[in-house]
RNA sequence: AUAUAUAUGUGUUAACCGUAUAAUCUUCCUGAUAUGGUGGAGGAGUUUCUACACUGGAUCCGUAAAGUCCAGUACUACAAGAAGAGUCAU
Numbered sequence: 001a002u003a004u005a006u007a008u009g010u011g012u013u014a015a016c017c018g019u020a021u022a023a024u025c026u027u028c029c030u031g032a033u034a035u036g037g038u039g040g041a042g043g044a045g046u047u048u049c050u051a052c053a054c055u056g057g058a059u060c061c062g063u064a065a066a067g068u069c070c071a072g073u074a075c076u077a078c079a080a081g082a083a084g085a086g087u088c089a090u
Stems, first nucleotide, its partner, number of pairs: 007090003018078003021051001024044006036061002045052001053073007
């Protein structure tokens, strides 16, 4: 100096889990019409950066301008613990 094995220590990664936020609410513009219900911009929401979408179902609106409800699936910020693996040190 290298390799292997064991033990200890250390922070780290992934997973789980907790908090935030309800992947939510709201304003304006725009657009379609029961085979339809779109798209854009802003605000609120977090001791909080970012995000605020997709899929499906139901209901409602008798042709008008307005939608409503439900379910499933993330990311981001921060915290904590157990086991194991790897890295580093001895």
Notes:
RNAcentral holds the sequence, with entries from MGnify. Purine riboswitch aptamer from a pig gut metagenome, 90 nucleotides, folded computationally. It matches the Rfam family "Purine riboswitch aptamer". Rfam describes the family as follows. Riboswitches are metabolite binding domains within certain messenger RNAs that serve as precision sensors for their corresponding targets. Its family is annotated with purine nucleobase biosynthetic process in the Gene Ontology. The family is grouped with related families in Rfam's "Purine riboswitches". The coordinates come from a structure-prediction model, not an experiment, and the mean pLDDT is 77.